Predicted 3D model of a 361-nucleotide RNA (Bacterial RNase P class A) from an Anaerolineae bacterium.
Rfam family: Bacterial RNase P class A. Rfam's curators write: Ribonuclease P (RNase P) is a ubiquitous endoribonuclease, found in archaea, bacteria and eukarya as well as chloroplasts and mitochondria. The family's RNA type in Rfam is ribozyme.
The RNAcentral record of the sequence draws on ENA.
The model forms 94% of the base pairs in the Rfam consensus.
The coordinates come from a structure-prediction model, not an experiment, and the mean pLDDT is 78.
[in-house]
RNA sequence: CGGAUGAACAAGGAAAUCGCGGUUUGGCAUGUCCAGACUGAGGAAAGUCCGCACUCCAUAGGGCGCGAUGCUAGUUAACGACUAGGCGAGGUAACUCGCCGGAAUAGUGCCACAGAGAUGAGAUUGCAUCGUGAAAACGGUGUGAGGGUGAAACGGUGCGGUAAGAGCGCACCAGUGCGGUUGGUGACAAUCGUAGCUCGGUAAACCCCAUCGGGAGCAAGGUCAAGCAGGAGCAUAGAGGCUGCCCGUCUCGUAUGAAGCUCCGGGUAGACUGCAUGAGGUGUCUGGUGACAGGCAUCCCAGAUAGAUGAUUUCCACCUCGUAAGAGGGACAGAAUGCGGCUUAUGCGGUCAUCCCGGUA
Repeated sequence: CGGAUGAACAAGGAAAUCGCGGUUUGGCAUGUCCAGACUGAGGAAAGUCCGCACUCCAUAGGGCGCGAUGCUAGUUAACGACUAGGCGAGGUAACUCGCCGGAAUAGUGCCACAGAGAUGAGAUUGCAUCGUGAAAACGGUGUGAGGGUGAAACGGUGCGGUAAGAGCGCACCAGUGCGGUUGGUGACAAUCGUAGCUCGGUAAACCCCAUCGGGAGCAAGGUCAAGCAGGAGCAUAGAGGCUGCCCGUCUCGUAUGAAGCUCCGGGUAGACUGCAUGAGGUGUCUGGUGACAGGCAUCCCAGAUAGAUGAUUUCCACCUCGUAAGAGGGACAGAAUGCGGCUUAUGCGGUCAUCCCGGUA
């Protein structure tokens, strides 16, 4: 130089004129009228994938079912998030990713095709031996080392042994079980001993284990206004609410009858509130590897409701083309209860740190 990796920032600026929403001050003719001040859409506001706050069911529970997560330790209001480690995989590396509990250790299932055979397998091509036969060949017994098929064939190398072979035995190695030592909070790492024990993969297959989980959601709820037309059914003690079921509990009722529930049908539907001071932002100090926590100071930064947050002009900045003049360009995209994350889309521009299979000095 080139290529690559990680992190945070940014998402054009200034002025003028006109036009909108909110808060607030003042004025009056008290209208959402006039004047002033302040303020007004993002890094993702998107997706609605998670978690929570808040509200109601409701006076609050238990069990089953169902669902989610899944290495260890921390952070957090909480989480399936984040931080730091461990193990595994990818990459030369900086780094990135995770389908991360359990398969002999509860059990079941699946592994196409090829192949004899894919879990307690089996004999194809072979090897040894016996019988028949002139021979070729056929049949029985033993074997699974060598070869073949396959992603994978029941550990590997060597020696002994055998009729031929085989952990059949031995030495070394690998794996696994059991038992120790050292380091670490821990997941784990290193190492020693013992046992010929050698027993594939898959759980993002069913399942087992551990932990967690009530439901519905701001169109939740609350207050006021408006408007009513009814009809049928359900209990000889029960009916109804609490996501599904059961227990339990609460409300109404126990014989006159529907408080309630279900179905059919008719009418009304406007205003206010919830609604933004917060698990809040910014700066700085202290602690911590870090996520983050605490102290001090300072700030108020949308609350619309058919839905505001804009339009035009001038100058400057940036990018592309061009000798110049000049011309062109500016992405993804818009709050609707809020917050913490994750995921997805994205034009231009730089900043910091790190890596090197490459090139040059």